RNA sequence: GCCGUCAUGGCCUAAUGGUAAGGCACCCGUCUGAUACGCGGGCGAUUGCUAGGUUCGAUCCCAGCUGACGGCA
Numbered sequence: 001g002c003c004g005u006c007a008u009g010g011c012c013u014a015a016u017g018g019u020a021a022g023g024c025a026c027c028c029g030u031c032u033g034a035u036a037c038g039c040g041g042g043c044g045a046u047u048g049c050u051a052g053g054u055u056c057g058a059u060c061c062c063a064g065c066u067g068a069c070g071g072c073a
């Protein structure tokens, strides 16, 4: 230098064009003499960036940029 994959709450992972779901963590309640476990509830992401494109509508498709990983040279 070229090619490919990936980037989504504090963390891990879904959603393959119709408005983002689950687990862990955290907070509250319940339980217990107390703690933990269990159970119930709550909180939290304008999806890496673009006053870029396509579309009625983009996490999703396209382009550019940034970063990580892998391959080729």
Base pairs, nucleotide, nucleotide: 001072002071003070004069005068006067007066010024011023012022013021018056026042027041028040029039030038048065049064050063052062053061

This is a predicted structure of a 73-nucleotide RNA (transfer RNA) from a Planctomycetota bacterium.
The RNAcentral record of the sequence draws on ENA.
Its Rfam family is "tRNA". Its family is annotated with triplet codon-amino acid adaptor activity in the Gene Ontology. The family's RNA type in Rfam is transfer RNA.